The RNA shown here (Bacterial RNase P class A) has 426 nucleotides. It matches the Rfam family "Bacterial RNase P class A". It is annotated as a ribozyme. It is recorded under the gene name rnpB. The model forms 97% of the base pairs in the Rfam consensus. RNAcentral holds the sequence, with entries from ENA. Model confidence (mean pLDDT): 76 of 100.

RNA sequence: CGAGCCGGGCGGACGGUCGCGUGGAGUGCCCCUAGGGGGACUUCCCGAGGAACGUCCGGGCUCCACAGGGCAGGGUGAUGGCUAACGGCCACCCGGGGUGACCCGCGGGACAGUGCCACAGAAAACAGACCGCCGGGGCUGUGCUCUCGAAAGAGGGCGCUCCUCGGUAAGGGUGAAACGGUGGUGUAAGAGACCACCAGCGCCUGAGGUGACUCAGGCGGCUAGGUAAACCCCACCCGGAGCAAGGUCAAAAGGAGCGCCGCCGUGAAAAGCGCGCUCUGCGCGGACGUUCGAGGGCUGCCCGCCCGAGUCCGCGGGUAGACCGCACGAGGCCGGUGGCAACACCGGUCCUAGAUGGAUGGCCGUCUCCCCGGCUGCCGCGAGGCGGUUGGGUGACAGAACCCGGCGUACAGCCCGGCUCGUCUG
Numbered sequence: 001c002g003a004g005c006c007g008g009g010c011g012g013a014c015g016g017u018c019g020c021g022u023g024g025a026g027u028g029c030c031c032c033u034a035g036g037g038g039g040a041c042u043u044c045c046c047g048a049g050g051a052a053c054g055u056c057c058g059g060g061c062u063c064c065a066c067a068g069g070g071c072a073g074g075g076u077g078a079u080g081g082c083u084a085a086c087g088g089c090c091a092c093c094c095g096g097g098g099u100g101a102c103c104c105g106c107g108g109g110a111c112a113g114u115g116c117c118a119c120a121g122a123a124a125a126c127a128g129a130c131c132g133c134c135g136g137g138g139c140u141g142u143g144c145u146c147u148c149g150a151a152a153g154a155g156g157g158c159g160c161u162c163c164u165c166g167g168u169a170a171g172g173g174u175g176a177a178a179c180g181g182u183g184g185u186g187u188a189a190g191a192g193a194c195c196a197c198c199a200g201c202g203c204c205u206g207a208g209g210u211g212a213c214u215c216a217g218g219c220g221g222c223u224a225g226g227u228a229a230a231c232c233c234c235a236c237c238c239g240g241a242g243c244a245a246g247g248u249c250a251a252a253a254g255g256a257g258c259g260c261c262g263c264c265g266u267g268a269a270a271a272g273c274g275c276g277c278u279c280u281g282c283g284c285g286g287a288c289g290u291u292c293g294a295g296g297g298c299u300g301c302c303c304g305c306c307c308g309a310g311u312c313c314g315c316g317g318g319u320a321g322a323c324c325g326c327a328c329g330a331g332g333c334c335g336g337u338g339g340c341a342a343c344a345c346c347g348g349u350c351c352u353a354g355a356u357g358g359a360u361g362g363c364c365g366u367c368u369c370c371c372c373g374g375c376u377g378c379c380g381c382g383a384g385g386c387g388g389u390u391g392g393g394u395g396a397c398a399g400a401a402c403c404c405g406g407c408g409u410a411c412a413g414c415c416c417g418g419c420u421c422g423u424c425u426g
Stems, first nucleotide, its partner, number of pairs: 001422010012367007020047002023044005029038003049397001053408002056406005061242004068303004073238005079091004093107001094105004108233002113231002115227003130172002132168007141160008180198006199223001201220008246324004254280007262273002282316007295307004331350008370393010
């Protein structure tokens, strides 16, 4: 200098001007008898994200509900840690990929059972003989040769070919994969049949490690596939529904209680009317039911348990509004200690949106990042490095809605750190 691997971060800045939302403080206005309600102005603090996206996991929280068992269903799958928890994160083991830094893993079980392995091939699981090799028999054909014989001929031997029987799985072929590999002994020819070494598997011993496992030594039978990201078996884990959860107020025709400075009434009162607050709660009809239990709950089913005086149907009336939940949190930032790390503990400090048709925007100016081009300075022995100026162009993915921890996906452009490989220079 180039190419790569891993981790972290930014993703516009400043000034002016006009305009938004929550909250605090102040000023004063309107309705209203007390209570209460509405709105205006000024000022101050704060006001979208690394993913707010996906809705894939786990929780907090709320309700069922005081909450039990079984089946179904779902999830995870080497080991040890972290965490509120997780299918997450960290370390590490084994296997695989890469020269390497590093990356990947649906990581328990194929001897519980059932499936599947196309085509090719003899054969794809306790399989199997296509080509081939060896042996026995036959004698179809044939070559060479020996003995006897005067010849004709007779009897043999060694091969090849053909037929048949048997042995074989070493050689060759097929395939992704063929019942270990190399070398030898042995054999008619072969074969773990036997032997040496090696790989695998099982067992034993020792050392290391928290552990998964690793290393070393010894013994043994010779080795009977792959696939569970096929069904399945095994181990462990899991109540359900969800902020549209769940609450409060108002409203409606009426009832009860308390109060009032009002109206009426009285000698004075009370009653009545009106108004305000609190509590309760719509009207009519019908069916079933009130401990011999209607109906409901345990959000898939069953058992079992629990609640229960109302429940359901029809017709009519009122409301669709306001408020809480709603942001102080498994919270952020800084430092220290421990740990390989994830992270934990301690100390200090900070309060950083809360809308509800849904706010944070518009305009102007200056600058910056990046890309392309021109001109040019400085440093270095060198390979090379650091700037200045000028013209043009670009600016990503994308917007809270109860909150948090993860994962996945998208992202123009840029910065920082560590490591690996290659090349060049001194």